[in-house]
Notes
This is a predicted structure of a 100-nucleotide RNA (Bacterial small signal recognition particle RNA) from an Anaerolineae bacterium. The sequence was found by an Rfam model in a public genome assembly. Its Rfam family is "Bacterial small signal recognition particle RNA". The family's RNA type in Rfam is non-coding RNA gene.
RNA sequence: GGUUGGGUCCUGCGUGGCAGGAGCCCGUGAACCCCGCCAGGUCCGGAAGGAAGCAACGGUAAGCGGUCACUUCUGGGUGCCGCAGGGAUACCUGGCCGGA
Numbered sequence: 001g002g003u004u005g006g007g008u009c010c011u012g013c014g015u016g017g018c019a020g021g022a023g024c025c026c027g028u029g030a031a032c033c034c035c036g037c038c039a040g041g042u043c044c045g046g047a048a049g050g051a052a053g054c055a056a057c058g059g060u061a062a063g064c065g066g067u068c069a070c071u072u073c074u075g076g077g078u079g080c081c082g083c084a085g086g087g088a089u090a091c092c093u094g095g096c097c098g099g100a
Base pairs, nucleotide, nucleotide: 001097002096003095004094005093006092007091008090009086010085011084012083013082014081015079016078018075019074020073021072022071023070025066026065027064028063034059035058036057042051043050044049
C1' cells in the first nucleotide's frame, strides 16, 4: 500500500431489567332508592295459613385502602444481551499478500 472480516453507527425482531397503570388477591364498603334470609311488629283470614317487610345477620356493586408473587398494557440516552439487515466518511482491531 492492497484485500478481506469484525467492532464503534442506524434499523428491525426477540429477550432480560427499571418505572408507572390495570387485572388477580385481601380488607372495607348502599338505614332506604342491591340481593338473600327475615326476630319483633304490621296486613289479609273465623281458623288453618298466607302476604308485604323494618332492624339484625350474611353476600355483593360503585368507591376507598393494602399487596410479595403472577398476568397484561405503556414508556426510556434501560442491558460491554442475542439474531438479521443496511451503511458516505472516520476511528479501532484481526487475517492474507506485496513493497520499503